[in-house]
Molecule: c-di-GMP-I riboswitch aptamer
Organism: Guptibacillus algicola
């Protein structure tokens, strides 16, 4: 140091959902809950997803609190690779 999680032990995090709350929204906080996580711990750097206010163009029973497209500068790490950092066990 590099591999692997079949068992065990200490311990950890928390989907769904529901309350409170920030936001245009997608989402997030925080409280309750666990359905699963051996990185479901940290990083939006590469794809990939979502949202589309401000914007940009266009449409009209037309100049508006209308409609449509596009469009990250919002987000997601619990999608995938990446780069970090580690608990226990076995090799």
């Nucleotide at each position: 140091u590099c591999c692997a999680g079949a068992a065990a032990a200490a311990g950890g995090c928390a989907a769904a959902c529901c309350a409170u709350u920030c936001u245009a929204a997608a989402g997030g906080a925080u409280g309750g809950g666990a359905c699963g996580c051996a990185a479901a711990g940290a990083c939006a750097c590469a794809g990939g997803u979502c949202u589309a206010a401000u914007g940009u163009u266009g449409a009209c029973a037309a100049u508006g609190u209308u409609c449509a497209a596009c469009g990250a500068u919002g987000a997601c790490g619990g999608c995938u690779g990446g780069u970090u950092c580690u608990c226990c066990u076995g090799g």